[in-house]
Predicted 3D model of a 77-nucleotide RNA (transfer RNA) from Glaciecola sp. The coordinates come from a structure-prediction model, not an experiment, and the mean pLDDT is 81. Lineage of the source: Bacteria > Pseudomonadati > Gammaproteobacteria > Alteromonadales > Glaciecola. It was read from a public genome assembly. It matches the Rfam family "tRNA". It is annotated as a transfer RNA.
RNA sequence: AGGACUGUAGCUCAGUUGGUUAGAGCGCAUCGUUGACAUCGAUGAGGUCGGCGAUUCGAAUUCGCCCAGUCCUACCA
Numbered sequence: 001a002g003g004a005c006u007g008u009a010g011c012u013c014a015g016u017u018g019g020u021u022a023g024a025g026c027g028c029a030u031c032g033u034u035g036a037c038a039u040c041g042a043u044g045a046g047g048u049c050g051g052c053g054a055u056u057c058g059a060a061u062u063c064g065c066c067c068a069g070u071c072c073u074a075c076c077a
Stems, first nucleotide, its partner, number of pairs: 001073007010026004019057001028044005050066005
C1' cells in the first nucleotide's frame, strides 16, 4: 500500500425479505422471600445500533467516505 471480516445496553451476543415501539442471557437498582446473606420470584433503569453523508414513504439492515480493531497479501529490512 491492497484485500477480507468485525463494530448493536456495563459484558457476551441475536436481530429473518428494509416496515410501525431495537431484543436475549449475565450484570445493576428497587421490592418480596430470609434473623442475615445466597438462591428464587416480581418490577424497573440502561442504546445518538462506531461517525458523517446518500438512496427510500420508511435504514441497525442498502450505497459512498471516514474512524477503530483483527486477519491475509505485497513492499522494505